This is a predicted structure of an 84-nucleotide RNA (c-di-GMP-I riboswitch aptamer) from Aminipila luticellarii. Its mean pLDDT, the model's own confidence on a scale to 100, is 75. The model forms 95% of the base pairs in the Rfam consensus. RNAcentral holds the sequence, with entries from Rfam.

RNA sequence: CUGAAGAUUUAGCAAAGCAGCCGAAAGCCUGUGACGCAAAGCUAUAGGGCCUGAACUCAAGUGAGAUGGCAGCCAGUUGCAUAU
Numbered sequence: 001c002u003g004a005a006g007a008u009u010u011a012g013c014a015a016a017g018c019a020g021c022c023g024a025a026a027g028c029c030u031g032u033g034a035c036g037c038a039a040a041g042c043u044a045u046a047g048g049g050c051c052u053g054a055a056c057u058c059a060a061g062u063g064a065g066a067u068g069g070c071a072g073c074c075a076g077u078u079g080c081a082u083a084u
Base pairs, nucleotide, nucleotide: 005084009081012037013036017032018031019030020029022027035072041077042076043075047074048073049070050069051068056065057064058063
C1' cells in the first nucleotide's frame, strides 16, 4: 500500500407515528420522533424488483400500460477516523 474480518469511541443518517406543505395517488419536502444502519452515501435513460394509475394511450373487460415514484429490496458505483 492492497484485500478480508471487525470491538470500542467520536461524528453521521433516521423507520413507524404525529403536525405542516405539495401531489390524483404512490410518494416527496420541513419539523418532531428513533425502528434500525459501516455505506441507511450517490445513481430511477445500465438492469431486475416493488408501489401508484389523475391525465393520456389501448380496450370497452370497472381492465392493461409509466411518462409518476421507491436507493431503508437486489444491483451498480464512490468512500470511511481507530484497537486487532